[in-house]
Large-subunit ribosomal RNA, domain V from a marine eukaryotic metagenome, 587 nucleotides, folded computationally. It matches the Rfam family "Bacterial large subunit ribosomal RNA". Gene Ontology terms of the family: structural constituent of ribosome and ribosome. The RNAcentral record of the full RNA draws on MGnify.

Context: one part of a larger RNA
RNA sequence: ACCACGGUUAGACGGAAAGACCCUAUGGAGCUUUACUACAGCCUGAUGUUGAUUUUCGGAAUAUAAUGUGUAGGAUAGGUGGGAGACUUUGAAGCAAAGACGCUAGUUUUUGUGGAGUCAUCCUUGAAAUACCACCCUUUAUAUUUUGCAAAUCUAACCUGCACCCUUAUCGGGUGAAUACAGGAACAGCGUUUGGUGGGUAGUUUAACUGGGGCGGUUGCCUCCUAAAGAGUAACGGAGGCGCGCAAUGGUUAGCUUAGUCCGGAUGGAAAUCGGACUGGACGUGUAUUCGCGUAAGCUAGCUUGACUGAGAGACUGACAGGUCGAACAGGUGCGAAAGCAGGUGAAAGUGAUCCGGCACCUUCCGAGUGGAAGGGGUGUCGCUCAUCGGAUAAAAGUUACCCUAGGGAUAACAGGCUGAUUUCUUCCAAGAGUUCAUAUCGACGAAGAAGUUUGGCACCUCGAUGUCGGCUCAUCGCAUCCUGGGGGUGGAGAAGCUCCCAAGGGUAUGGCUGUUCGCCAUUUAAAGCGGUACGUGAGCUGGGUUCAGAACGUCGUGAGACAGUUUGGCCCCUAUCUGCCGUGGU
Numbered sequence: 001a002c003c004a005c006g007g008u009u010a011g012a013c014g015g016a017a018a019g020a021c022c023c024u025a026u027g028g029a030g031c032u033u034u035a036c037u038a039c040a041g042c043c044u045g046a047u048g049u050u051g052a053u054u055u056u057c058g059g060a061a062u063a064u065a066a067u068g069u070g071u072a073g074g075a076u077a078g079g080u081g082g083g084a085g086a087c088u089u090u091g092a093a094g095c096a097a098a099g100a101c102g103c104u105a106g107u108u109u110u111u112g113u114g115g116a117g118u119c120a121u122c123c124u125u126g127a128a129a130u131a132c133c134a135c136c137c138u139u140u141a142u143a144u145u146u147u148g149c150a151a152a153u154c155u156a157a158c159c160u161g162c163a164c165c166c167u168u169a170u171c172g173g174g175u176g177a178a179u180a181c182a183g184g185a186a187c188a189g190c191g192u193u194u195g196g197u198g199g200g201u202a203g204u205u206u207a208a209c210u211g212g213g214g215c216g217g218u219u220g221c222c223u224c225c226u227a228a229a230g231a232g233u234a235a236c237g238g239a240g241g242c243g244c245g246c247a248a249u250g251g252u253u254a255g256c257u258u259a260g261u262c263c264g265g266a267u268g269g270a271a272a273u274c275g276g277a278c279u280g281g282a283c284g285u286g287u288a289u290u291c292g293c294g295u296a297a298g299c300u301a302g303c304u305u306g307a308c309u310g311a312g313a314g315a316c317u318g319a320c321a322g323g324u325c326g327a328a329c330a331g332g333u334g335c336g337a338a339a340g341c342a343g344g345u346g347a348a349a350g351u352g353a354u355c356c357g358g359c360a361c362c363u364u365c366c367g368a369g370u371g372g373a374a375g376g377g378g379u380g381u382c383g384c385u386c387a388u389c390g391g392a393u394a395a396a397a398g399u400u401a402c403c404c405u406a407g408g409g410a411u412a413a414c415a416g417g418c419u420g421a422u423u424u425c426u427u428c429c430a431a432g433a434g435u436u437c438a439u440a441u442c443g444a445c446g447a448a449g450a451a452g453u454u455u456g457g458c459a460c461c462u463c464g465a466u467g468u469c470g471g472c473u474c475a476u477c478g479c480a481u482c483c484u485g486g487g488g489g490u491g492g493a494g495a496a497g498c499u500c501c502c503a504a505g506g507g508u509a510u511g512g513c514u515g516u517u518c519g520c521c522a523u524u525u526a527a528a529g530c531g532g533u534a535c536g537u538g539a540g541c542u543g544g545g546u547u548c549a550g551a552a553c554g555u556c557g558u559g560a561g562a563c564a565g566u567u568u569g570g571c572c573c574c575u576a577u578c579u580g581c582c583g584u585g586g587u
Stems, first nucleotide, its partner, number of pairs: 001587008010579003014574002022408004027404002029400004035204005041197003045193005051154005057148010068137001069105001078136005085119003094113008158184004162176005207219003216236001220242006243389001244286001245345002250304007258282001259279006284293002287350001289348003308331003314325004320390001333342003356383005363377001365376002415462001416460001417458003421455001423451006432442002469544001470542003474536001475533005482507003485502006509523005550568004554563003
């Protein structure tokens, strides 16, 4: 070296299971609720099945009887018309009693008495007699009819029950009788329909961006920078604004010039108003910023409505939709002597498609056989923080550790990688401390590096799986050395130290607490080093912790549930093919 055998598991990102964690899906399911929308159930009004009678209280109609006060005026004059007489022994005036009304003046009814008169036409009044008649109005009473609510009663709808005795919670036994009998009753029940309630049940929704996701923030429009001197140009890059205002802050004609500094000037001051000089746009512009503006787009005054109708050659911009500019023309208008200017505002924000519906005007349009009409179309206009602002619906929140599926290393947690802010270590400078003296020792403010052990950043391999803390076992390496060894300096007398250089050969604790690494404590030791090795090592062990399903506490939540809060419980598979390593034998 080869072969064979035995052993061991460090590797073959070993085998097994299309990762359960995480994210994504306009995927699914379970559960919850003051998510949305339905449905069952329940409550409730009406109506049908559904009939009779009475009473109370209402409504309506008819008949009779009453009722009616502004002022003036005999006095409590309802309206209009007719009207010169009407009523009365069939009992007038007056008187007495009782009732009703009442504006307290009176009016009216009934009964008794009484025994012949009472009232009108006149005077006041807008209107003249309730003297008399007719038709009505307001309010009231009585009667009849009809109708409604409520209450009560009935029986014939409808509903329920066999009756009696024994025994008994029911059950059971005996006797008798089925168009009967008893009870309830127009209620209940049932049908149709109205309104309410309704996680009891069901179907669904519950956004995206995002240096993983969640939390936070944002989502449309305008201005500047980034933006690299045409246009355009991203980021959870840096800064700000808008979701209007104005009938004058619009149009036109005419006129004017702001602001600051200095000097001078009564009250008067830093600053009011006045004069001069200088600077030159710094002022002002309804409203952020940028660009403009003195011929002013800034500031005043006069007159006004072009903040017009019809429309638009031609351009700019945009994937489209859309957005923007615009001369000339026709009509009619304002200002100006005129030329001319005017289709809002110095410009760039002040906004919302489509559907559906409202309103107005009409419009040579359509009109379900035809003519009309209803309705629709056309023109103008109104209704969306549809703000997730190119707007899924008129209408929508959560939870899952009971979970499932499809996928993703397009995307997180472990490990690796890159980086090295942070971390550890080293070096430089040397203010200062060190009685004096920077450098025995310590070293501020700063500077330059190294390492790849911390916390991070990135998201590059791995989600058709790279098992995760600590311990046990077994290690191996580095040196920035804890001990032992060799040296230099010392603020080294000696001893003990401090600091630096060389050095990795060997060595480098046992217990208590805690799952702990760490740490604290006790007692030793020459010393009880710091790190790397997938925070070495689970196809070597363990399984205390973390990190499934059960349960509980605290807190949060209406709830389902949740918590780098706590507590208790909770399956660790693999017979070794290859490589590596150890051993035995053979050639």